[in-house]
RNA sequence: AAACCGGAAGAGACUUCUUAAAUGAAGCACCGAAGGGGAUUAGAAACUCUCAGGUAAAAGGACCGGUUU
Numbered sequence: 001a002a003a004c005c006g007g008a009a010g011a012g013a014c015u016u017c018u019u020a021a022a023u024g025a026a027g028c029a030c031c032g033a034a035g036g037g038g039a040u041u042a043g044a045a046a047c048u049c050u051c052a053g054g055u056a057a058a059a060g061g062a063c064c065g066g067u068u069u
Base pairs, nucleotide, nucleotide: 001069002068003067004066005065006064007063012028014027015026016025017024029055030054031053035051036049037048038047
């Protein structure tokens, strides 16, 4: 460094139309822990911005632990 396993938060199951549903379109509100951008700075970040992503479950998930190579 990689793979696998486990733990893993935050915020509207929002409204209207559409779709069998997931979704797609429009509108307002919100989150910060994939990724990305930015400032400061010697440098970076878990700071900051929310472009992306996300706001029932599922999925995802920074980070932590274990095993193997």